[in-house]
Record summary
This is a predicted structure of a 361-nucleotide RNA (Bacterial RNase P class A) from a Desulfobulbales bacterium. It is recorded under the gene name rnpB. Taxonomically the source falls in Desulfobulbales (Bacteria, Pseudomonadati, Thermodesulfobacteriota, Desulfobulbia). The prediction has a mean pLDDT of 77. RNAcentral holds the sequence, with entries from ENA. It matches the Rfam family "Bacterial RNase P class A". The family's RNA type in Rfam is ribozyme.
RNA sequence: UGGAGUGGGCGCAUGGUUGCCGGUCUCUUUUAGAGACGGGAGGAAAGUCCGAACUCCGCAGGGCAGGGUGGUUCGUAACGCGAACUGGGGGCGACCCCAGGAAAGUGCCACAGAAAAUAUACCGCCGGCACUUGUGCCGGUAAGGGUGAAAAGGCGGGGUAAGAGCCCACCGCCUUCAUGGUGACAUGAAGGGCACGGCAAACCCCACCCGGAGCAAGACCAAAUAGGGAAACGUUCGAGGGCUGCCCGUCCGAUGUUUCCGGGUAGGUUGCACGAGGCAACGGGCGACCGUUGUCCUAGAUAAAUAACCAUGGCCCCCUGCUGGGGGGUACAGAAUUCGGCUUAUAACCCACUCCAGCUU
Numbered sequence: 001u002g003g004a005g006u007g008g009g010c011g012c013a014u015g016g017u018u019g020c021c022g023g024u025c026u027c028u029u030u031u032a033g034a035g036a037c038g039g040g041a042g043g044a045a046a047g048u049c050c051g052a053a054c055u056c057c058g059c060a061g062g063g064c065a066g067g068g069u070g071g072u073u074c075g076u077a078a079c080g081c082g083a084a085c086u087g088g089g090g091g092c093g094a095c096c097c098c099a100g101g102a103a104a105g106u107g108c109c110a111c112a113g114a115a116a117a118u119a120u121a122c123c124g125c126c127g128g129c130a131c132u133u134g135u136g137c138c139g140g141u142a143a144g145g146g147u148g149a150a151a152a153g154g155c156g157g158g159g160u161a162a163g164a165g166c167c168c169a170c171c172g173c174c175u176u177c178a179u180g181g182u183g184a185c186a187u188g189a190a191g192g193g194c195a196c197g198g199c200a201a202a203c204c205c206c207a208c209c210c211g212g213a214g215c216a217a218g219a220c221c222a223a224a225u226a227g228g229g230a231a232a233c234g235u236u237c238g239a240g241g242g243c244u245g246c247c248c249g250u251c252c253g254a255u256g257u258u259u260c261c262g263g264g265u266a267g268g269u270u271g272c273a274c275g276a277g278g279c280a281a282c283g284g285g286c287g288a289c290c291g292u293u294g295u296c297c298u299a300g301a302u303a304a305a306u307a308a309c310c311a312u313g314g315c316c317c318c319c320u321g322c323u324g325g326g327g328g329g330u331a332c333a334g335a336a337u338u339c340g341g342c343u344u345a346u347a348a349c350c351c352a353c354u355c356c357a358g359c360u361u
Stems, first nucleotide, its partner, number of pairs: 001357009012313007020040002023037006042332001046343002049341005054214004066210005071085005086099005100205002105203002107199003122145002124141008153171002156168003172194001173192008218270004228261006239255001240252004277296008314330007
């Protein structure tokens, strides 16, 4: 200098004009109005994918079904989140990615290929027989070739008619033991001749976890309506109602009326802004994180306010006649009970640590 890796920060500023939603105070002609002061989106408010707080309903206890998670230990209120570590894989490297069981059972593995899992034999290799002497038949074999994403332990030697864990060394695998580690696991020793291809984001098995609905939860106040309760009035001297709207007639016979209670729709209040809270210092821990002390208070709308315009200045890009002038850009996006995570979007810029390559000294 260039290219990379990991982690973090910032998320335009100031002023003016006109508005919007809450709060406090003051004044007035007080069902209301005016004025002053002060507050008013985010790092993701998003996706609603996980986990909780809180609320109501359900619930003796246990099981089935269903759903979820999946190396180990730790952190946390909890988690599918995070930290450290273990094993495997990728990268020259900083670093990144993956994670129960395929020797319980069932199932699947396209095409090609002899064969895709009870092994098998197309070419080849070897032996035997036959004859028309380079072919046919029978048998052995799996080292070599060929197919495939994947071919039945790998590699070397011995051995053999040719071969083969048939035998042996090393590696891998399995079993047992020992040592170290909280543990995943690691290391070592002895034995076994090899059995065990892949897929569990196929069914399934194992271990652990999970009651349901959600702030439109729920609570309170309370116009209206239905049904309900109480009191008073009314009782064969008949209120009221049914039979088509009215009259008659006829039928029923306190089912009625008023007031109050209660009920809870519209509407209002609350839940609801101090919380597993932020920041700083010190202490503990490899770390996630925890403890102590100090300090700070920072939106609360409800069909939904947080805005619009202008000026000046930052920052970036382009043009130019370069101490200047002109033009353009300044993202992603927007609370709705709250919190912890994950994921996704994001202009321009900044910081820390680390790796690789080239050059210079």